[in-house]
Context: one part of a larger RNA
RNA sequence: GCCGGCGACUUGUAGGCGGUGGCCCGGUUAAGGGGGAGAACCCCCGGAGCCGUAGCGAAAGCGAGUCUUGCUGGGGCAAUUGUCACCGCUUAUAAACCCGAACCUGGGUGAUCUAUCCAUGACCAGGAUGAAGCUUGGGUGAAACUAAGUGGAGGUCCGAACCGACUGAUGUUGAAAAAUCAGCGGAUGAGUUGUGGUUAGGGGUGAAAUGCCACUCGAACCCAGAGCUAGCUGGUUCUCCCCGAAAUGCGUUGAGGCGCAGCAGUUGACUAGACCAUCUAGGGGUAAAGCACCGUUCCGGUGCGGGCUGCGAGAGCGGUACCAAAUCGAGGCAAACUCUGAAUACUAGAUGUAACGUUCAAGUAAAAGGAACGAAGGAAAAGGGUCAACCAGUGAGACGAUGAGGGAUAAGCUUCACCGUCGAGAGGGGAACAGCCCAGAUCACCAGCUAAGGCCCCUAAAUGACCGCUCAGUGGUAAAGGAGGUAGGAGUGCAAAGACAGCCAGGAGGUUUGCCUAGAAGCAGCCACCCUUGAAAGAGUGCGUAAUAGCUCACUGAUCAAGCGCUCUUGCGCCGAAGAUGAGCGGGACUAAGCGGUCUGCCGAAGCUGUGGGAUGUCAAAAAACAUCAGUAGGGGAGCGUUCCGCCCCAGAUGGAAGCACCAGUGCGAGCAGGUGUGGACGAAGCGGAAGCGAGAAUGUCGGC
Numbered sequence: 001g002c003c004g005g006c007g008a009c010u011u012g013u014a015g016g017c018g019g020u021g022g023c024c025c026g027g028u029u030a031a032g033g034g035g036g037a038g039a040a041c042c043c044c045c046g047g048a049g050c051c052g053u054a055g056c057g058a059a060a061g062c063g064a065g066u067c068u069u070g071c072u073g074g075g076g077c078a079a080u081u082g083u084c085a086c087c088g089c090u091u092a093u094a095a096a097c098c099c100g101a102a103c104c105u106g107g108g109u110g111a112u113c114u115a116u117c118c119a120u121g122a123c124c125a126g127g128a129u130g131a132a133g134c135u136u137g138g139g140u141g142a143a144a145c146u147a148a149g150u151g152g153a154g155g156u157c158c159g160a161a162c163c164g165a166c167u168g169a170u171g172u173u174g175a176a177a178a179a180u181c182a183g184c185g186g187a188u189g190a191g192u193u194g195u196g197g198u199u200a201g202g203g204g205u206g207a208a209a210u211g212c213c214a215c216u217c218g219a220a221c222c223c224a225g226a227g228c229u230a231g232c233u234g235g236u237u238c239u240c241c242c243c244g245a246a247a248u249g250c251g252u253u254g255a256g257g258c259g260c261a262g263c264a265g266u267u268g269a270c271u272a273g274a275c276c277a278u279c280u281a282g283g284g285g286u287a288a289a290g291c292a293c294c295g296u297u298c299c300g301g302u303g304c305g306g307g308c309u310g311c312g313a314g315a316g317c318g319g320u321a322c323c324a325a326a327u328c329g330a331g332g333c334a335a336a337c338u339c340u341g342a343a344u345a346c347u348a349g350a351u352g353u354a355a356c357g358u359u360c361a362a363g364u365a366a367a368a369g370g371a372a373c374g375a376a377g378g379a380a381a382a383g384g385g386u387c388a389a390c391c392a393g394u395g396a397g398a399c400g401a402u403g404a405g406g407g408a409u410a411a412g413c414u415u416c417a418c419c420g421u422c423g424a425g426a427g428g429g430g431a432a433c434a435g436c437c438c439a440g441a442u443c444a445c446c447a448g449c450u451a452a453g454g455c456c457c458c459u460a461a462a463u464g465a466c467c468g469c470u471c472a473g474u475g476g477u478a479a480a481g482g483a484g485g486u487a488g489g490a491g492u493g494c495a496a497a498g499a500c501a502g503c504c505a506g507g508a509g510g511u512u513u514g515c516c517u518a519g520a521a522g523c524a525g526c527c528a529c530c531c532u533u534g535a536a537a538g539a540g541u542g543c544g545u546a547a548u549a550g551c552u553c554a555c556u557g558a559u560c561a562a563g564c565g566c567u568c569u570u571g572c573g574c575c576g577a578a579g580a581u582g583a584g585c586g587g588g589a590c591u592a593a594g595c596g597g598u599c600u601g602c603c604g605a606a607g608c609u610g611u612g613g614g615a616u617g618u619c620a621a622a623a624a625a626c627a628u629c630a631g632u633a634g635g636g637g638a639g640c641g642u643u644c645c646g647c648c649c650c651a652g653a654u655g656g657a658a659g660c661a662c663c664a665g666u667g668c669g670a671g672c673a674g675g676u677g678u679g680g681a682c683g684a685a686g687c688g689g690a691a692g693c694g695a696g697a698a699u700g701u702c703g704g705c
Base pairs, nucleotide, nucleotide: 001705002704003703004702005701006700011094012093013092014091015090016089017088018087019086020085021084022083023082026051027050028049032045033044034043035042036041055062056061065077066076067075068074097235098234100232104225105224106223107222108221109220115199117197118196119195120194121193122192123191124189126158127157128156129154133150134149135148136147137146138145162186163185164184166183167182168181169180170179201217203213204212205211210219238639239638240637241636242635243634248261249260250259251258252257262394263393265390266389267388268387269386270385271384276352277351278350279349280348281347282346288340289338290337295333296332297331299329300328301327302326305323306322307320308319309318310317311316356374357373358372359371360370397422398421399420400419402417403416404415405414406413427438428437429436442613443612444611445610447609448608449607453603454602455601456588457587458586462600464599465598466597467596468595469594475590481575482574485572486571487570488569489568490567491566492565493564494563502559504557505556506555508532509531510530514526515525538553542551543550614629615628616627617626618625640694642691643690644689645688646687647686652682659678660677661676662675663674665672666671
C1' cells in the first nucleotide's frame, strides 16, 4: 500500500413542543399491598400527591374583576382551562457522537546504570630529569660560600597497560539506539579500579552541564483518581423527493468561542392583490453650483496704523516705488461653508389582465396604440406580507461595477455604503482562467431557433457586399516629450499688375557716420540710425580680417510659370521603447484575415422551441390544466436493507435451505425476484415490534498478502 473483519449521536431521569391513543358526569395514581405457576406478564387495591377548574395585588385582602388613586377617569394584568400514557424532535443533567493530550493529585517501586560519600582490597612496562639532606676536597679563627660525589623529591618530563574523548573519515533501513579506523590528552595522582554499603522524587546527588538518579529528567518509574478536561485537529457508514441560507449588528478577559437579533426550514392563523409601469403628493440638503454667512486665497484702487527717511532745539511739519487693518472692484477654493440645488433613492396614494398566441384593418423608418378570438373557468395556484409555535446553520467571506475614508487618487492592499457574481452554479464565450460577458442544468432525442462571441486553416459558420483609414506586422503592452509620416477640417496672407523655389544681374554714394580704441572701416563695445542717387540697396543678416579686403543676406530687376506660405484642429500611424534558458496575436499565417462606419446572411449554450417520459404543488382516487423540479451548511417528507422477537394452526426444504459464483430480468434508487452450477441444513413472504442496524477515509484498529 491493497484486501477482509471491527469502528462513532446511545441510555436513564426531568422540562418544552408535535403526532397517535384512552378518559373528559375532569384526568391520573406514587410508594406500598393483594391475587394468578409468577422478581419479569396480567388483574385488583392504594386519591397521598400532581395538572386543570379565577384572577389581581408586595401584602392584608377583594373577586369577573383587581391593582394604581383621597375619589372619578385613564392605564397595567385578567375576564379562563383538559389530563394521562406511548412515539418523534429538542433542552437540562449525567463520560453524553467517537478517537486524541501535555498536566495535576494519592499510594508505592527503584542508586545492579549513573552522582557524592563510607568500609575493605587491587593496579600503574620502560626510560628521562636529578630538589632537600648527607660525605669528601677547597675555604675560614669558626662560619658562610664553593667543587665533586652521594642521594632520590615532584598534582615533574617521554611513553605502554589503564582511564579519557580534541580532530577527520567511515557508518547513518549501522556490525553498533553513540561504534570503527587514523591521529589525540592524562598516565604516583584532586589517579584508576573490584567487592560490600549510604542518600529517593514537593526528594537525592552535583569540581555546576539543569548534569545524573536503570537507553526515561525544568522534576524518575508503576498503579489508581480516569472514559481528567480539550472554546482545538481528525473522523462520523443506505436511497429518492421538496425547500434552502450566512460570513452582518449589539454585547462578551471577546476576537478561529459564545449569547440575543438578522437570514433558512416545518406547522398554523391572518392579510392584501404582489411585482412592475405611468401619474400624483411629500420631506430632504448629497452631486453640481455659488461666495450671501464661515474660513481661506491671487491682483488692483483708497490707505487707519507701522517701518524707513528729510527739516526742526522741541512741539511738530513733510516725503516714500516698504509692510499693511478696514473697505471697494475683479478672480478662485472648502468633508467638518451654503443665498441655491438636482438625478436617483425612500414614503403614501391613484390608474393599468398590461404581459402570451392567432387573425383583422389602418398606420410607421421601425414602432407605440386599436378590435376580435384563444389561453379562460372571471377558476385556481405559484409568488408577496404580517403574526405565532417549534427548531437549524451562520456570525474567517472573495472578486467585479459605482460612491467614499485610510494609503502614495500604490497593491490580487485595507475599511464602509449600494448592486452583481462566486461562495452553494453546471453549460457557452474569454487560448488556458471561482468572482468578467451570455445564461440558471427534472430526464431522453443522430430535431429546430437564438444569446454572448464569432464565420482564411487548426475550428462549426460569407477568403460576404459597400464607403473610408493605416504601411507601422501598427493591429498583437506604456508616458512626458519630439518630428515637412499620411488623410481630412477651419482660418489667414501672397499670387497672370506673375506669387513661392531655382538660375542671371544689381546690392551704391555722403562714410572708415560719431564715440571708444594700438586698430574698430556695416559686422569687439556704446550712442544715433539720417541724407542722396535710384528699379532697389540696413549707418547693415551671417561667415570672414590684426584692421582693411573677400563671400553672403535683407531689398530690386530679368527669366520661368501656377499656385505658394503661415496658424489652429481631427483620424490613423512614427520615435521615445533596455533583462536575465528560445520566441510568443492561442498557433499557422494575414496588407487584410488590421482599424472606423453601413448592410445582409450564417454558426453558436444544458437558454427558448419541438416530441416523449418522470416527479412536486394546487389536490389524499383518476383525468386535465397551470406553475415548478442547480444547490453547500441546514430543515422537512417518503422509502430500501441488516440482526433478533411476536403473530401467521409459519409457506418451503436431502425430490437440496442458507451462503458463494455466473447468466439474464426488473425498480428513479436504496434494492428485489428468477435460472444454472457449487454447497450440504436450515428457513422466505405478509402484518407488527426492538435495535450492538448500513463504512472509503479517523498518521483508525485486528488479521492476511
Description
Predicted 3D model of a 705-nucleotide part of an RNA (large-subunit ribosomal RNA, domain II) from Adiantum capillus-veneris. The prediction has a mean pLDDT of 83. Its Rfam family is "Bacterial large subunit ribosomal RNA". The source organism's lineage runs through Eukaryota, Polypodiidae, Pteridineae, Pteridaceae and Adiantum.